Predicted 3D model of RNase P RNA and transfer RNA as a complex of 458 nucleotides.
Its mean pLDDT, the model's own confidence on a scale to 100, is 77.
Rfam match: Bacterial RNase P class A.

RNA sequence: CGGGCUGGCCGGGCGACCGCGUCCGACUCCGGGUGACCGGAGGAGGUCGAGGAAAGUCCGGGCUCCACAGGGCAAGGUGGUGGGUAACGCCCACCCGGGGUGACCCGCGGGACAGUGCCACAGAAAGCAGACCGCCUCCCUGCGUGCAGGGCGGUAAGGGUGAAACGGUGGUGUAAGAGACCACCAGCGGGCCGGGUGACCGGUCCGGCUAGGUAAACCCCACCUGGAGCAAGGUCAGACAGGAUGCGACGGUGCUCGUCACCGGGAGGGCUGCCCGCCCGAGCAUCCGGGUAGACCGCUGGAGGCCACCGGCAACGGUGGCCCGAGAUGGAUGGUCGCCCCCUCGCGAGAGGGACAGAACCCGGCUUACAGGCCAGCCCGUCCG
RNA sequence: GCCCCAGUAGCUCAGCGGAUAGAGCAGCCGCCUCCUAAGCGAAAGGUCGCAGGUUCGACUCCUGCCUGGGGCA
Repeated sequence: CGGGCUGGCCGGGCGACCGCGUCCGACUCCGGGUGACCGGAGGAGGUCGAGGAAAGUCCGGGCUCCACAGGGCAAGGUGGUGGGUAACGCCCACCCGGGGUGACCCGCGGGACAGUGCCACAGAAAGCAGACCGCCUCCCUGCGUGCAGGGCGGUAAGGGUGAAACGGUGGUGUAAGAGACCACCAGCGGGCCGGGUGACCGGUCCGGCUAGGUAAACCCCACCUGGAGCAAGGUCAGACAGGAUGCGACGGUGCUCGUCACCGGGAGGGCUGCCCGCCCGAGCAUCCGGGUAGACCGCUGGAGGCCACCGGCAACGGUGGCCCGAGAUGGAUGGUCGCCCCCUCGCGAGAGGGACAGAACCCGGCUUACAGGCCAGCCCGUCCG
Repeated sequence: GCCCCAGUAGCUCAGCGGAUAGAGCAGCCGCCUCCUAAGCGAAAGGUCGCAGGUUCGACUCCUGCCUGGGGCA
C1' cells in the first nucleotide's frame, strides 16, 4: 500500500419563530358560602417530552387475577461440558466435529448393541446382503491338444451401479480366493496409568478382526413447564326491558309438621389439557331484543443509568460516589428559516440529498430493517529499510 | 393485547421424503362451421412466497423472515 476478520460506538449540531402533550402555576372569570374557604373554566411564565431497534411478538421474567384434595394418562419445550443470570431456547469460556493459507467462522452437538419404520432410481445384491461380468477346480461335448461351448460347484481379489456394497495397504497362503493367517495403519469395546471440576485429551495393554445411514421418522433417556394476560386487576359514578325455544326443577320415609331431617334421583357447574374420583347443585343452555362506550388507581424510581476501584480469562458480580430522563387514551414529541457538518453533481457561484423507523404495564434477550460515519485489535499478500 | 390459518401455472385447487411437480377453467394454434358458440385435437405456460439448514435426496421436515386472510377479549 492492497485485501480481509472481529469487537465496540454514533446515528446530525447550534440558534430564532410558530405549534402540540404531561406536570407546576402568578393572575382572571363563573357558581356556592356571613366568613375562613370549596367547586369549575381560562391562563402569563416555567419544567420534561421516543429508539437502537420503540418493530416482529420468537423466547424468558417481574406484576396482577384465577387455580393449587388424591390417583392415572397425555401435551409442549430444551439437549456437548463448566459457569453467568431473576430467568431463558440468551450470554461467556472450553471440548468435539466441519470450513478457511490465516485472523476467524459454522454446528437443534444426548441415544442407532430397547424396539419399530424407511433407504426411490440404478444395480446381481440395500441389511444379519449379494454371483451380472470376471477368476478357478472338476465333469461332459467338440476339435485345430489347449482353446471353445455347456453343466455341478467354489470365490467378494478385479470390473460395473449407487449417497451408501460389510475395514485399508503389503505379504503368507490357495485351484482361484478370502482376517483364513501375519505386520503396520484406521476404527470399535474393555482394563490400567497420567492430566482436567467436567465435556474430553495423551499413553499403554488386551479382545474380536469391523460394527451402514436416518431420531429437524416414530421412539427411548435426562431436565423443565398450572392457566390467563394492564381491555390483567381494583374503586367510584351512571344506564336498561324483556321475549322465544330446549333440558331440569323429581320420588320415598320419618317426626317435634318445618324455609325440617334422611335415602335415592338430578339438567348443569367446579377441580383451567383429558379420564377416574371428589365436591356443589335449582336453575342452566342457545337465539332475538335492550343498556353502557365515563372518571380515578394500576402508571412509571427500575433486575435503572454513568463514573471509579476491587474479584474474575470472560459473561458477570461486589463496594463507593453522582444523576432522575415521556406517561398519551382517537392517542403529544412537529413545522419553517439561518449558520455549521457529511455525501453527490458542478471550473465556479451554487443545486440536490442525509437512512430505518416511532413509546402504550415494565424489564432481560433473540431476530429483522437501517443513508452515512468513527474507534480499537488482529490476519494474509506485496514492496522498502 | 393474545392467537390461528394460508401462500403451488393467469384463476380455482390436488400433490406418502424418491416425477420431467399435476387437474379443471382461461389464453394460443389447428380441425369442424357460411361465421360464432359448443365440440374434437395438439402444444405452451412453474424462482412450489423468500433465505438458511437436516437428509444420498425437500413442494413435503426444522428454523428465521415476507405477504394475505381470520378469530377472541